RNA sequence: GAGUGGCUCAAUUGGUAGAGUGGCGGUUUCCAAAACCGUUGGUUGGGGGUUCGAGUCCCUCCUC
Numbered sequence: 001g002a003g004u005g006g007c008u009c010a011a012u013u014g015g016u017a018g019a020g021u022g023g024c025g026g027u028u029u030c031c032a033a034a035a036c037c038g039u040u041g042g043u044u045g046g047g048g049g050u051u052c053g054a055g056u057c058c059c060u061c062c063u064c
Stems, first nucleotide, its partner, number of pairs: 001064003006021004015052001022040006045061005
C1' cells in the first nucleotide's frame, strides 16, 4: 500500500453497495456463435468503537 458478487474493479464531503464479465432464462438462428432483453448473485477479510447513519473515521487482529 492492498483486501468489496465466481472473476476484474468502482463507490465524491459518512447518507439506498454499483459496473464490466460470468451464471440462469428468453428473443433471434436450420444448429451454434455474436447481438439484444430480462434475471441472478455481497457477513464490503474477522472483531470492537464513534455516529441518527460506516465500504468510508478510530482501535485491534488476519492475509498478500